Predicted 3D model of a 73-nucleotide RNA (transfer RNA) from a Dysgonamonadaceae bacterium.
[in-house]
């Protein structure tokens, strides 16, 4: 410098034809237990990378742009 991909809760990742943004984990709390630790239930945590742009309406299409990884030169 070209081409692919990826970026969504600490963490690991779902979102399938654009309609109100979820899961395990993990953290708090409440039950349980002599008590710890598991289990069980509830809480709480997201300007979905930044910006713009199409739509009544966009994580989700379009365009740059930042990084991260594989390729090729």
């Nucleotide at each position: 410098g070209c081409c692919a991909u990826a970026a969504u809760a600490g963490c690991u990742c779902a979102g399938u034809u654009g309609g109100u943004a979820g899961a395990g984990u993990a953290a708090c709390g409440c039950a349980u237990u002599c008590g710890u630790a598991a289990c069980g239930c509830g809480u709480a945590g997201g300007u979905c990378g930044c910006g713009a742009g199409u739509u009544c309406g966009a994580a989700u299409c379009u365009c740059g742009c930042u990084u991260g990884u594989g390729g090729c030169u």
Its Rfam family is "tRNA". About the family: Transfer RNA (tRNA) molecules are approximately 80 nucleotides in length. It is annotated as a transfer RNA.